[in-house]
RNA sequence: UUUCAGGGCGGGGUGAGAUUCCCCACUGGCGGUAACGGGAGCGACGGCAAGAAGCCCGGCGCGAGGCCCGAAGUCCGCGACCCGCGAAAAUGCGGUGGACCUGGUGAGAAUCCAGGACCAACGGUCAAAGUCCGGAUGGAAGAAA
Numbered sequence: 001u002u003u004c005a006g007g008g009c010g011g012g013g014u015g016a017g018a019u020u021c022c023c024c025a026c027u028g029g030c031g032g033u034a035a036c037g038g039g040a041g042c043g044a045c046g047g048c049a050a051g052a053a054g055c056c057c058g059g060c061g062c063g064a065g066g067c068c069c070g071a072a073g074u075c076c077g078c079g080a081c082c083c084g085c086g087a088a089a090a091u092g093c094g095g096u097g098g099a100c101c102u103g104g105u106g107a108g109a110a111u112c113c114a115g116g117a118c119c120a121a122c123g124g125u126c127a128a129a130g131u132c133c134g135g136a137u138g139g140a141a142g143a144a145a
Base pairs, nucleotide, nucleotide: 001145002144003143004142010024011023012022013021025131026130027120028119029078030077031076032075036070037069038068039067041062042061043060045058046057047055048054073118074117082095083094084093085092100116101115102114103113104112122134123133124132
């Protein structure tokens, strides 16, 4: 500098009216961590090959080590949204800001396995919204080249 950078209401009930309520359903931004998973690689064995090189498949090993990839909505941090400062816009600075337990394994669990829970900005709406519409063809944590 360029490009990219958010998913989800399907069925039923009530009602004049609800994707907003109720029952079932569905979704999970970015970086980190990670006892998990996968891969490469290495090693010997077996197979193919006269042998070697080589190839390929199979299972095994490589300890709690190394390399690569992936892995958390609820752990750590960040972004978005909202508020304040600023005449205002942009920018910046500051602030606010949601949610997890139980059991299992184990040396160790915030992360693994199992079960059950919980959370989700603002404005709008014949009726209250994580899932519809809008600010937003915006901004951005960041990612790739």
Molecule: FMN riboswitch aptamer (RFN element)
Organism: uncultured Olsenella sp.